This is a predicted complex of two RNAs, RNase P RNA and transfer RNA, with 395 nucleotides together. The prediction has a mean pLDDT of 80. Rfam match: Bacterial RNase P class A. By type it is a ribozyme.

[in-house]
């Protein structure tokens, strides 16, 4: 030099104009929208997408149902040990299997508790008999086919163990405001209806269910600064995950959904023209992934233009 | 935000572990008619959405992806 594996990182920069939207501070005189609750408009500072904000595949916050109680069902998970809030994560080990290595992948408990499957081919395919040869003796061996053949596989086949998991979802919930034929048929119910979103217990105790008919489809809190927070650490304990400690910041938030447009300069990548012996100069055009917060985290997966960085492998060649 | 479904010939569906993957309809040829439809007879048509993985063996289980659909939520 080439090839390769791990682990990190970036995801254009600057400046100008002109928009959009949060917080906080003045300002509180009014205006405007609405039936009301409510909400908008000023100025000044200041914050304003992601490594996945994405699939919604786990786990958790947080609400609500009766402080969420027992049984069975159901439905996950699966070597050991350990992080962690919590988990099907994520670390270290052991076993297997792929690689020459580095390194990766694993749905890795149980088949003497029972139960089920095995096409073709083969005499015979799940339970032990057949055939051949041997022995004293079913006593040993050994049998074309087949993926298995005189023993065994499949538990990504029901099943046992073990262990986890109460149900719902922010359209959850709580609060305002306004609006009604709060009606009419039919059925269950104190012989417990109805709720505790599979069903029995138990618990509660008066109305519930279903059609047709009516209303209304507005706001504001939850909701975004105090958290499982994030950043950095020549600190301590741990092979590590991670925990502690010390120090520093406060970091988007709307509700038909803000985070953008335009134009300049430099970056990167390709293309054309021109110049030069050459490395290169100079101008032109194009291009610049994937995608974009919706209640809030922690993971998984999947998407991804091009670039950087460091370990560690193999291969070649010089030394 | 939640439970559900589906993808199989051109187009509507079967097959749900067992090897050539079927059917009806479409296509095409051929019989049959003057000629057309019917109709009869025969062929051709498939990555079973995609990847991967259990298994001897996969449309069939199981994991991930891609499309497309459908239902539920207010008041009383």
């Nucleotide at each position: 030099g080439g090839a390769g594996u791990c682990a990190g990182c970036c995801a254009g920069a600057c400046c100008g104009c002109c928009g959009c939207u949060g917080g906080u501070g003045c300002a509180g005189g009014g205006a405007c929208c609405g039936a009301a609750a409510g909400g908008u408009c000023g100025c000044a500072c200041u914050g304003g997408a992601g490594g996945a904000a994405g699939g919604u595949c786990c786990g958790g916050a947080c609400u609500g149902c009766a402080c969420a109680g027992g049984g069975c069902a159901g439905c996950g998970c699966a070597g050991g040990a350990g992080g962690u809030a919590a988990c099907a994560c994520c670390u270290c080990u052991c076993c297997a299997c792929c690689g020459c290595g580095a390194g990766g992948u694993g749905a890795g408990g149980a088949u003497c508790a029972g139960a089920g499957c095995a096409a073709c081919a083969g005499a015979g395919a799940c339970g032990a008999g057949c055939c051949g040869g041997u022995u004293c003796g079913g006593u040993c061996c050994g049998g074309g086919u087949g993926a298995a053949a005189c023993g065994g596989g499949c538990a990504a086949u029901c099943u046992c163990u073990g262990c986890g998991c109460g149900c719902a979802g922010c359209a959850a919930c709580a609060c305002c405001a306004a609006a009604u034929a709060g009606g009419c048929c039919a059925g269950c119910u104190a012989u417990g209806a109805c709720g505790c979103g599979g069903c029995c217990c138990g618990c509660u105790g008066a109305g519930c269910u279903g059609g047709c008919g009516g209303g209304u489809a507005g706001g504001u809190g939850g909701c975004a600064u105090c958290g499982a927070g994030c950043c950095g650490u020549u600190c301590c304990g741990g092979c590590g995950a991670c925990g502690g400690g010390c120090g520093g910041c406060c970091c988007a938030g709307a509700g038909g959904a803000a985070u953008g447009g335009c134009g300049g300069u430099c970056a990167c990548g390709g293309c054309c023209g021109g110049g030069g012996c050459g490395a290169c100069c100079c101008g032109g055009c194009c291009g610049c992934a994937c995608a974009g917060a919706a209640u809030c985290c922690g993971g998984c997966c999947u998407a991804u233009c091009g670039g950087c960085u460091g370990g560690c492998u193999c291969c070649a060649c010089a030394c | 935000g939640c439970g559900c479904c589906c993808g199989u010939a051109g187009c509507u569906c079967a097959g749900u572990g067992g090897a050539u993957a079927g059917a009806g309809u479409a296509u095409u040829g051929g019989c049959c008619u003057c000629c057309g439809a019917a109709g009869c007879c025969a062929a051709g048509g498939g990555u079973c959405g995609c990847u991967g993985g259990u298994u001897c063996g996969a449309u069939c289980c199981c994991a991930g992806c891609c499309g497309g659909g459908c239902g539920c939520g207010c008041c009383a």